[in-house]
Context: one part of a larger RNA
């Protein structure tokens, strides 16, 4: 891992609702007893309980009563029958659907591992060093000291056994639940070790590492309390049919849990009351707008006042200074409003509407982690697949078609069948079903098929304006002068460093000079003018489609691909394809209505409506074991196994063959150890 078997809402008591039955203004017995084989059935037993009357704190009164001064008003009652069984469902008390802690408490068992200690034994090759002491010599007055011997100290040195484990490699389903090999440390000591003994779990022992106390010790092990508790995780077993949520509010030692409400479902009742549309009447200050208030704020005008200056002061005069208030113009605001919608909301009336609409009572729930998208806001960085509200949709609980793929986007809501048809979104060159469709334009960038500020004689369209056959624009030929080197400044300043001024003359025209240039001149050139030529040439505004801006890490890789100059974009048009949508044909189910039959339950028919579904509610069934009853079957072959093209909407059922070799059982009822794929489930087999 697979297969087979086992494996989870039970039982008892109490309470409530519904169904059903008995009796009924009543209903019912409990303990116990009698009888009996008997805890059953049967017969007693009325204690007690519920109901038949309530109201009041109570005295009390009573279909009323309490409050009250009250015959007022108001509150609670009166005007619907209960009770005892059985069944279903739910709650509560019990282990209470099953498995699962870490822990807590009590009693025992452990020091054959290990920690420390006690008692008694054992072990340490060999080599090195050479303390004290002692002897001798030298020296000395004698010593000290020195030298040579002797001696054999030491948590001394080197190094086996022994103990240890600092490093590395190997090992890591090992040789081994801690090892092997190599290199290390200690090796007469606080050394190592045998045997016997002592200390025990809120305790021991510990040269403290929270170490060790029998291979996992921040509190051993084992049994018991015990099925501890688990707002947590996982699992929870047959079928079909109908409906179908929530992820919100309030409260919570509350936030991943609960309670009440909201939303779902079943039953009973009401019977036009719901949604929606129109009309009318309301409440309200949002969007927008505005500046009349509150505030913010720009420019101009006028100007009180302030600052500076002049005069000796008073005071007066003055100013490239600031400037309240006022006026003009422009313009801002969630906490501004002289104004002010659209929607939405409330009410009334009419219409509309029969939908699993609405309202009331009641049984049973689940839900309280939501997600994204569009719109209106807040927070944030007008960041986030962010967060928090409102509103609508989808997903959740929704399949199908489209978006290459893609819960939340677009289209559309799957009862079943069909080798029928029509469409939606989206598409129609190939992949790939359907147009290489029609008409008119645009784009040249593979733009299409990613991106901004900004930049640009890309190109199409619509305007405004200037010049132009009295010849424009561009090009070429020619001119572009004089006063004058204007004045100032300056070393110089002559059109061309800078400052000021910017005239006159000759002219077809020519600036006291547009740029280059010189030390300054010079030189080149432009404005401006004539000629040649010959028809359009400039400026600017709005707009369509393009261009640049444009750099990333596995490989084209920013159309899904091929590929496309349309098979791109815009406008208009006609066909077609395209879904589980709609239609057609046939079948099934549910349900309101009507009709018929029937005592009723119900059945049939007709034309309708409906049939996606998680949590969850409701309904109807299948099968298993046993019990009662029981048609029956069985060695002429029961159960069980295997096979098969049969029946039923399904759970399932039948038949035949074969195997097997002794029991089985329809129908009608009853009772449950009643259905397996999952629980790192349990046991066995392989």
């Nucleotide at each position: 891992g697979c297969c087979u078997g086992c494996g989870a809402g039970u039982u008892a008591g109490u309470u409530g609702u519904c169904g059903u039955g008995g009796c009924g203004a009543g209903g019912u017995u409990a303990a116990g007893g009698g009888a009996g084989a008997g805890a059953a059935a049967c017969c007693c037993g009325g204690a007690g309980c519920c109901g038949a009357a309530g109201c009041g704190a109570a005295a009390g009164c009573g279909a009323g009563u309490c409050u009250g001064a009250a015959a007022a008003g108001g509150g609670c009652g009166u005007c619907g029958a209960g009770u005892c069984g059985c069944g279903a469902c739910a709650a509560c008390u019990a282990g209470a659907c099953a498995c699962g802690a870490a822990a807590c408490u009590g009693g025992a068992u452990g020091a054959g591992c290990u920690a420390a200690c006690c008692a008694u034994g054992g072990g340490c090759a060999g080599g090195a060093u050479g303390a004290a002491g002692c002897g001798a010599g030298a020296c000395u007055a004698a010593a000290c000291c020195c030298u040579c011997g002797u001696g054999g100290a030491g948590g001394u040195c080197c190094g086996a056994a022994c103990c240890u484990u600092u490093c590395a490699a190997c090992g890591c389903u090992g040789c081994a639940a801690a090892g092997u090999u190599g290199a290390g440390g200690g090796a007469u000591g606080a050394c190592c070790u045998g045997u016997g003994g002592u200390u025990a779990g809120g305790g021991g022992u510990g040269a403290u590492a929270u170490g060790c106390c029998a291979a996992a010790c921040g509190a051993a092990u084992u049994c018991a309390g015990a099925g501890a508790u688990a707002g947590c995780u996982u699992g929870u077993u047959c079928u079909c049919c109908c409906c179908g949520a929530a992820a919100u509010a309030g409260u919570u030692u509350u936030a991943g849990g609960a309670c009440u409400a909201g939303c779902g479902u079943g039953g009973g009742g009401g019977g036009a009351u719901a949604a929606c549309u129109u009309a009318u009447g309301g409440a309200g200050g949002u969007a927008g707008a505005g500046c009349a208030c509150u505030g913010a704020c720009u420019g101009g005008g006028u100007a009180a006042g302030g600052g500076g200056g002049u005069c000796a002061a008073a005071g007066a005069c003055u100013u490239a200074c600031c400037g309240a208030a006022c006026c003009c113009a422009a313009a801002c605001a969630a906490a501004c409003u002289c104004c002010g919608a659209a929607u939405g909301c409330c009410a009334u009336a009419a219409g509309g509407g029969g939908g699993g609409a609405c309202c009331c009572c009641u049984g049973c729930a689940g839900u309280c982690g939501g997600a994204c998208u569009g719109c209106g806001g807040g927070u944030g960085a007008u960041g986030a697949g962010a967060u928090u509200c409102g509103u609508a949709g989808u997903c959740a609980a929704g399949a199908g078609g489209g978006a290459a793929a893609c819960a939340g986007c677009c289209c559309a809501g799957a009862u079943c069948a069909u080798c029928g048809g029509c469409u939606a979104a989206g598409g129609u060159c190939c992949u790939c079903a359907a147009a290489u469709u029609u008409a008119u334009g645009c784009u040249a960038a593979g733009u299409g098929g990613g991106a901004a500020a900004c930049g640009a004689u890309g190109u199409g369209g619509a305007g405004u304006u200037a010049c132009a056959a009295a010849a424009a624009c561009a090009a070429c030929c020619a001119g572009g002068a004089g006063g004058u080197u204007c004045g100032c400044u300056c070393a110089g300043a002559a059109g061309c460093a800078g400052c000021a001024a910017u005239c006159c003359u000759u002219u077809a025209a020519a600036g006291a000079g547009u740029g280059c240039g010189u030390a300054a001149u010079a030189g080149c050139u432009c404005a401006c003018u004539g000629g040649u030529c010959a028809a359009g040439u400039g400026a600017u505004u709005c707009u369509g489609c393009g261009c640049g801006g444009a750099a990333a890490a596995c490989g084209u890789a920013a159309c899904g691909g091929g590929g496309c100059u349309a098979a791109g974009c815009a406008u208009a048009a006609u066909a077609c394809c395209g879904a589980a949508g709609c239609c057609a044909u046939g079948g099934g189910a549910u349900u309101g209505a009507u009709a018929u039959g029937g005592a009723g339950a119900c059945a049939u028919a007709u034309a309708g409506a409906u049939c996606g579904g998680u949590a969850g509610g409701g309904g109807a069934g299948c099968g298993u074991u046993c019990u009662g009853u029981g048609a029956g079957c069985g060695g002429a072959g029961a159960a069980g196994g295997c096979a098969c093209a049969c029946u039923g909407a399904g759970a399932a059922g039948a038949g035949u063959g074969u195997u097997g070799g002794a029991g089985c059982g329809a129908g009608c009822a009853g009772a449950a150890g009643u259905g397996a794929g999952a629980a790192u489930g349990c046991a066995g087999g392989c």
Description:
The part of an RNA shown here (large-subunit ribosomal RNA, domain II) has 686 nucleotides and comes from an activated sludge metagenome.